c-di-AMP riboswitch aptamer (ydaO/yuaA leader) from a Vulcanimicrobiota bacterium, 142 nucleotides, folded computationally. Its mean pLDDT, the model's own confidence on a scale to 100, is 78. Taxonomically the source falls in Vulcanimicrobiota (Bacteria, Bacillati). The model forms 92% of the base pairs in the Rfam consensus.

RNA sequence: UGCCAUGUAUCACUGAGCUCACGGCCAUAGCGGCUGGGGGGCGGGGGACAACUCGGUAGGGGUGAAUGGGCCGGUCGGUCCUAGGGCGACUUUCACGUCCGAACCCGUCAACUAACCCCGUAAGUGUUUUGAAAGAGGAGCA
Numbered sequence: 001u002g003c004c005a006u007g008u009a010u011c012a013c014u015g016a017g018c019u020c021a022c023g024g025c026c027a028u029a030g031c032g033g034c035u036g037g038g039g040g041g042c043g044g045g046g047g048a049c050a051a052c053u054c055g056g057u058a059g060g061g062g063u064g065a066a067u068g069g070g071c072c073g074g075u076c077g078g079u080c081c082u083a084g085g086g087c088g089a090c091u092u093u094c095a096c097g098u099c100c101g102a103a104c105c106c107g108u109c110a111a112c113u114a115a116c117c118c119c120g121u122a123a124g125u126g127u128u129u130u131g132a133a134a135g136a137g138g139a140g141c142a
Base pairs, nucleotide, nucleotide: 011126012125013124014123018040019039020038022036023035024034025033026032041121042120043119044118045117046116059109060106061105062104063103068081069080070079071078072077084100085099086098087097088096090135091134092133093132094131095130
């Protein structure tokens, strides 16, 4: 000096999934880590008869962009398209490129909704030499 791998930090992406202080425990030279219940913020659900009994059904519903269709297949699945959604490092519009188009939950029950009630605050990743227009902002110089 170059290459490869790993860790941490910074920056950034999908997503509601962020933040503040306090208590306890742990640890360090320092930075900190875990946990408990709170404040703020963000997001979601329930919510206008009720209770009991019996019967019926192809039940019905929620989060999410993730809905619907063709073909193959005995089934599991595979493949192609599609409503819809994301990314290409400020915002919007247009164009271009590229990717996703899942999964899970409630349990016979729920239209909307004021009051009111309840719940979540995870998980997973690595685009930036794509362009034009308009706008916004920052820096430098005078």